[in-house]
Molecule: small-subunit ribosomal RNA
Organism: uncultured prokaryote
RNA sequence: AGAGUUUGAUCCUGGCUCAGGAUGAACGCUAGCGGGAGGCUUAACACAUGCAAGUCGAGGGGUAACAUUUACUUCGGUAAGAUGACGACCGGCGCACGGGUGAGUAACGCGUAUGCAACCUACCCUUUACAGGAGGAUAGCCCGAAGAAAUUCGGAUUAAUACUCCAUAGUUUUCUAGAUCCGCAUGGAUUUAGAAAUAAAGUUUCGACGGUAAAGGAUGGGCAUGCGUGCCAUUAGUUUGUUGGUGAGGUAACGGCUCACCAAGACUACGAUGGUUAUGGGGUCUAAAAGGAUGGUCCCACACACUGGUACUGAGACACGGACCAGACUCCUACGGGAGGCAGCAGUGAGGAAUAUUGGUCAAUGGGCGCAAGCCUGAACCAGCCAUGCCGCGUGCAGGAUUAAGGCCCUACAGAUUGUAAACUUCUUUUAUAUAGGAAGAAUAAGAGCUACGUGUAGCUUGAUGACUGUACUCCGCGAAUAAGCACCGGCUAACUCCGUGCCAGCAGCCGCGGUAAUACGGAGGGUGCGAGCGUUAUCCGGAUUUAUUGGGUUUAAAGGGUAGUGCGUAGGCUGAUUAUUAAGUCAGUGGUGAAAUCUUGUAGCUUAACUACAAAACUGCCAUUGAUACUGAUAAUCUUGAGUAUAGUUGAGGUAGGCGGAAUGUGUAGUGUAGCGGUGAAAUGCAUAGAUAUUACACAGAACACCAAUUGCGAAGGCAGCUUACUAAACUAUAACUGACGCUGAUGCACGAAAGCGUGGGUAGCGAACAGGAUUAGAUACCCUGGUAGUCCACGCCGUAAACGAUGAUUACUCGUUGCAUGCGAUACACAGUAUGUGACUUAGCGAAAGCAUUAAGUAAUCCACCUGGGGAGUACGUUCGCAAGAAUGAAACUCAAAGGAAUUGACGGGGGCCCGCACAAGCGGAGGAACAUGUGGUUUAAUUCGAUGAUACGCGAGGAACCUUACCUGGACUUAAAUGUAGCGUGACCGUACUCGAAAGGGUAUUUCUCUUCGGAGCAGGUUACAAGGUGCUGCAUGGCUGUCGUCAGCUCGUGCCGUGAGGUGUCGGGUUAAGUCCCAUAACGAGCGCAACCCCUAUUGUUAGUUGCUAACAGGUCAAGCUGAGGACUCUAGCGAGACUGCCACCGUAAGGUGAGAGGAAGGUGGGGAUGACGUCAAGUCAGCACGGCCCUUACGUCCAGGGCUACACACGUGUUACAAUGGUCGGUACAGAGAGCAGCUACUUGGUGACAAGAUGCGAAUCUUCAAAGCCGGUCUUAGUUCGGAUCGAAGUCUGCAACUCGACUUCGUGAAGUUGGAUUCGCUAGUAAUCGCAUAUCAGCCACGAUGCGGUGAAUACGUUCCCGGGCCUUGUACACACCGCCCGUCAAGCCAUGGAAGCUGGGGGUACCUGAAGUCCGUAACCAUUAAGGAUCGGCCUAGGGUAAAACUGGUAACUGGGGCUAAGUCGGAACAAGGUAG
Repeated sequence: AGAGUUUGAUCCUGGCUCAGGAUGAACGCUAGCGGGAGGCUUAACACAUGCAAGUCGAGGGGUAACAUUUACUUCGGUAAGAUGACGACCGGCGCACGGGUGAGUAACGCGUAUGCAACCUACCCUUUACAGGAGGAUAGCCCGAAGAAAUUCGGAUUAAUACUCCAUAGUUUUCUAGAUCCGCAUGGAUUUAGAAAUAAAGUUUCGACGGUAAAGGAUGGGCAUGCGUGCCAUUAGUUUGUUGGUGAGGUAACGGCUCACCAAGACUACGAUGGUUAUGGGGUCUAAAAGGAUGGUCCCACACACUGGUACUGAGACACGGACCAGACUCCUACGGGAGGCAGCAGUGAGGAAUAUUGGUCAAUGGGCGCAAGCCUGAACCAGCCAUGCCGCGUGCAGGAUUAAGGCCCUACAGAUUGUAAACUUCUUUUAUAUAGGAAGAAUAAGAGCUACGUGUAGCUUGAUGACUGUACUCCGCGAAUAAGCACCGGCUAACUCCGUGCCAGCAGCCGCGGUAAUACGGAGGGUGCGAGCGUUAUCCGGAUUUAUUGGGUUUAAAGGGUAGUGCGUAGGCUGAUUAUUAAGUCAGUGGUGAAAUCUUGUAGCUUAACUACAAAACUGCCAUUGAUACUGAUAAUCUUGAGUAUAGUUGAGGUAGGCGGAAUGUGUAGUGUAGCGGUGAAAUGCAUAGAUAUUACACAGAACACCAAUUGCGAAGGCAGCUUACUAAACUAUAACUGACGCUGAUGCACGAAAGCGUGGGUAGCGAACAGGAUUAGAUACCCUGGUAGUCCACGCCGUAAACGAUGAUUACUCGUUGCAUGCGAUACACAGUAUGUGACUUAGCGAAAGCAUUAAGUAAUCCACCUGGGGAGUACGUUCGCAAGAAUGAAACUCAAAGGAAUUGACGGGGGCCCGCACAAGCGGAGGAACAUGUGGUUUAAUUCGAUGAUACGCGAGGAACCUUACCUGGACUUAAAUGUAGCGUGACCGUACUCGAAAGGGUAUUUCUCUUCGGAGCAGGUUACAAGGUGCUGCAUGGCUGUCGUCAGCUCGUGCCGUGAGGUGUCGGGUUAAGUCCCAUAACGAGCGCAACCCCUAUUGUUAGUUGCUAACAGGUCAAGCUGAGGACUCUAGCGAGACUGCCACCGUAAGGUGAGAGGAAGGUGGGGAUGACGUCAAGUCAGCACGGCCCUUACGUCCAGGGCUACACACGUGUUACAAUGGUCGGUACAGAGAGCAGCUACUUGGUGACAAGAUGCGAAUCUUCAAAGCCGGUCUUAGUUCGGAUCGAAGUCUGCAACUCGACUUCGUGAAGUUGGAUUCGCUAGUAAUCGCAUAUCAGCCACGAUGCGGUGAAUACGUUCCCGGGCCUUGUACACACCGCCCGUCAAGCCAUGGAAGCUGGGGGUACCUGAAGUCCGUAACCAUUAAGGAUCGGCCUAGGGUAAAACUGGUAACUGGGGCUAAGUCGGAACAAGGUAG
């Protein structure tokens, strides 16, 4: 110090989350020791038991218990306060401290600083003075009585340091009269004189301890005041002893503290009152600081003591272990009545996630009493329990490599890791354990002795006492011996692999992981972190500048108020220039205070540390005082530039009221006129023969004001538009005449405020919510059409909201420029770089996340106001205010999500735009869709009908050839290493073959036969057998390679450097032209380059040259029925090598160029000549694990292998692709002509013969430019004559041929016979732009044969049409919008249905606290009181009154809980209905 998370990516805004520290903690796993800390945060809930406050006999009467002594004794005891001592009692002091708790309290309670001239203070210290006399009681004891008890009553008797009276009296108190000094006011201090009033206690061991009065001190308290000290305004008014005065009472003391009277005040937006929460502080945690959170332990203060009230005693209490009363609760009871208060220490129950022993001692420190000894002390000191946190130590150290075994991983005969780790050898002994020794904490006690001076004090010596504790510590012995876990390992965040699981089980702080290869689940190995602990949970601060004082924002992200300062008046904040005074703010010095502890620094003590001690510093604060005077404030004076006024002028849809005008529309009347009008995408509703629409004339009505008219003008905003009149407001300019800071902003408030809406009364032409009808549609409560009410208009009154927007508050100052417009002024010449105000555009700096803003700021500054703090819930609920209502204003929470959002980028998309292309459409030709058949697919069937492909991009596809085989499928029968090869072991000598036999075959069985070499050890060979290595067309094409389809032969896709941008990215690749083309040219912050395009390659079209056989044959010769048949030839054709040729090269025109145009020239060919091969970056998780390869998974007497038979050929049906047809451009018969490219020896086959034929039997040539070898349409004739035919050939019957082990399922072909559908095919749809379509045949691969009508090639004949790019489809480029990015097959809204959750309303039910009124009213203080008591008095009792806790009654208000029913909201992989938004989202929103 940051990090993760919104997106395809980016920048920003913004929330959520994490890493750190901390805790009085709890939980899980684990656990060796010690030190020093801490330990009911919940029920201020209830408490059994014990202890926690007593002491003094040197105050008293005394003597219950104990002991001593004495006396007596029946030896059992009895007696005596005589002694030590002492229960109970009287009396003194203490019990108001110490200890506990935090309920109440938002307060002078606390903190801090002052004041008391308004006060008290026992014990203690100092000083002064005094202590004389008298008296009556009462506890106790004794006797008696009541009662269960607690306790109470009566009688007799008694003491005091108890009580009373008298005396004494000053520096006390009160009154009166003065004097001096002082103070902020009341006033105070000192002092003089006089008068009045009030005291005392003794004990004694003679040492002393006490008593009374007064003054002073110290200590402790009381009271008052300034400042500080939570939240809520959805709490805005509160108060009657209230505020003040006078007087009195009361108090230690001031005071409405209380009372009587008088006045009407007092507090409050600087937050009263009310509600709610809470002890406050020193401090503690965190943080860089400022802050935030917190107040346990320790210290200070306060409050409380079962709840409420009350006083008594006392120096001090309204009293934790005191009293009285009331209440609740518990206990005892003889039922009459009584007792009690752990928020003291232990402990119990309860509550709770959770917090300890019914311990020891007064040894130390401290407290009470006492002269003291001493007693008491759950204060305190110690110990026990608990890893609750902090600190320290240990669990060993060194060597040790066959890097052991085992585990685990792996690319696996190997290697890596655990790991020098272990074993093993040596060393050490902290700690544990055993034995022994053994502290400090203890001294100023009493007492005794000595010294000093002064009968007392001080000093010195001696002197008892240890709970903890035989503890800390030390020596020695022993022996590695007694001692390691927890969490994590996807990123954040250090640390990785295997197995299991398979969106299951589970994990998760956030993002997220898991659907068969999970570093994220569970286990293991390994690793990382910390370590007697480690993790989790909870809470606080931090990070978070995410409430921003330091230190944020508001055009679009959340956020400028609807507006404005116009009229009014604020409160508050801020405020021009100059001078003077002052010194409140401000600054500096000094003084006081800021308790201690804590924190920081230094030093020291425990072996160290934690801890503790001492010292310093600090405590940033408050108060007082002295000084300074720049700034702010205050006061006084002055100024003119801010502001305003005056005078003169100018401008405008500024406002209000009145008058007038024309056009249009509608209606009425009258005329002309006739059949339609109107409306729409198209229609219909509607109007019209009762005369519409149209047209002409006249009349009436209401509303709005065309052109001018514009980034125009005016106004504060809303807003304002025909012309004119009246009234009225403003701005600007000029002059610089007047005032002299009069200014700015502005919470709350007053006034204004579009449209719609509301009320009352008018008005109503047009338009037009609602409504009606007609259309559209699946529906259409809409869009469109025809009508049409409220409304729109006027007057008056409400409402108070808008995307009321410049989404930009007002004011002031400053800051480069360019160019318009409006209105003035200057100047006046038509020139001008003049000037002011307003209104626009562009742009520099600057700012901004960017878009953008930019003198009209979103720049630089200042002042004031308003507002924001994640999204949703929600501008909702409740409450309140306003309103006639509608509603407006103010304005939450529970719950839920990890995002929501802004700007920009790249894509994709659009029923957005522009440009362009393509057999894309159009123009044509021929088909498909109808029939029959063939073939493939779906479906169905089946034992099986193997599997895959399945929009375009599957379906005559894998398959270029399923009768067996193929074959993967089914049924049945068999095998377990079958084939190939290798290694090792075992045994054999053959194996092969032959024969027989079972069987459907595979396979099995039997018989036969008995190898070679040899050094005799063995070796070779062969097959057998065993083991190990197999095999799988089983799964996953969504783990893959390779190959392929498609977009698409579309023109695109990128890179380097540079430049631009914060960045994603952009530029280049855009623009203007051009092209088939990102082809080329021009321009250009780009310049170049790559993959694509083109070209290079092949075929074809022309030609030259070379070559001349198997091809060719012009000339010569021979020869045949004929024929290049032969000699011969290279001329020609042809063959196949090498060349030429075409490049917009030439010409004309257009153009800057690229290029285009031209029936141009030339040329065989003309503008890539035609065709092929060639397929960029990528897309579709496209296809293929069944072609092959391959990871993982699965099977292993089977999912492997072999065999026979069957199936892949099934058949109601649906689809695709084809073939043949429906006929005369034809069928049939006869004759006759012309190809190219291929194939061939288990082959092609001439020729001859036979057969109607398929073919057969012979036979020749050819491994091929040599032989096989022959086209068909065409052409020439004949016939058929429009018909289900001489068309068509399906189907079926019969007979055959061929291949093949084998044609039943299930082959092809031939002949004869049979002769089905079909007469040109609905919606729709396919191909094709020239040697193309169409049509005709030929060949080949596969192949024994063939279901081939398929596929792939070859040639023959050989068209029509293209105006053109509006539309359909697909594509390219540019641009635009976007809420899409899985990218429109996208995203996404609402109702309904289901489940869950929180919440509002609600008849009602049930609580709580507080207030008010009335009634009652204990204890108690105070006041009054004749009867009774009393010993004169003082008094007591009684009774009455005031006040009051509590109780009761009543009506309201406030605030909770619950609730039938009800409202919306949120959440939830695959529900329903629609399709609202995002693109022009299909009606812009």